Transfer RNA from Catenuloplanes atrovinosus, 71 nucleotides, folded computationally.
RNA sequence: GCGGUUGUAGCACAACGGUAGUGCGGCUGCUUGCCAUGCAGCAGACCGGGGUUCGACUCCCCGUAACCGCU
Numbered sequence: 001g002c003g004g005u006u007g008u009a010g011c012a013c014a015a016c017g018g019u020a021g022u023g024c025g026g027c028u029g030c031u032u033g034c035c036a037u038g039c040a041g042c043a044g045a046c047c048g049g050g051g052u053u054c055g056a057c058u059c060c061c062c063g064u065a066a067c068c069g070c071u
Base pairs, nucleotide, nucleotide: 001070002069003068004067005066006065007064010024011023012022013021018054026042027041028040029039030038047063048062049061050060051059
């Protein structure tokens, strides 16, 4: 220098055009004599910019970060 893969909640991952979910973690309540467990609820995220579209995490372009390969 070229190509590919991956960037989503505190952490690990789904969703692949139409409401962004799950587990663990955090907070509140219930349960208990207390703790733990269990149950119910709440908060919290689409790497950045632009384009296409009625509508973009999703498709396209340009960046950017990590990883892999080639030279």